[in-house]
About this RNA: The RNA shown here (transfer RNA) has 72 nucleotides and comes from Bifidobacterium longum. NCBI's taxonomy places the organism under Bacteria, Bacillati, Actinomycetes, Bifidobacteriales, Bifidobacterium. RNAcentral holds the sequence, with entries from ENA. Its Rfam family is "tRNA". It is annotated as a transfer RNA. Its mean pLDDT, the model's own confidence on a scale to 100, is 82.
RNA sequence: GCCUCUGUAGCUUAGCUGGUAGAGCAACAGUUUGAAGCACUGUGGACGCCGGUUCGAUUCCGGACGGAGGCA
Numbered sequence: 001g002c003c004u005c006u007g008u009a010g011c012u013u014a015g016c017u018g019g020u021a022g023a024g025c026a027a028c029a030g031u032u033u034g035a036a037g038c039a040c041u042g043u044g045g046a047c048g049c050c051g052g053u054u055c056g057a058u059u060c061c062g063g064a065c066g067g068a069g070g071c072a
Stems, first nucleotide, its partner, number of pairs: 001071007010025004019055001027043005049063004
């Protein structure tokens, strides 16, 4: 340099055929406890960036950036 895959919450991730994004762990609050832990209940938090297509984009297309792998 070229090719392929990939980027979703603090971490690990699901998301089909485009129709307002779920989970586990973690955090916080409450119940419980003398206190803590465990357990239970609840709350907040995310589609990496810029464009395009579309009534509508996490999803499709293009670009740049980052990561992984391969070829030379």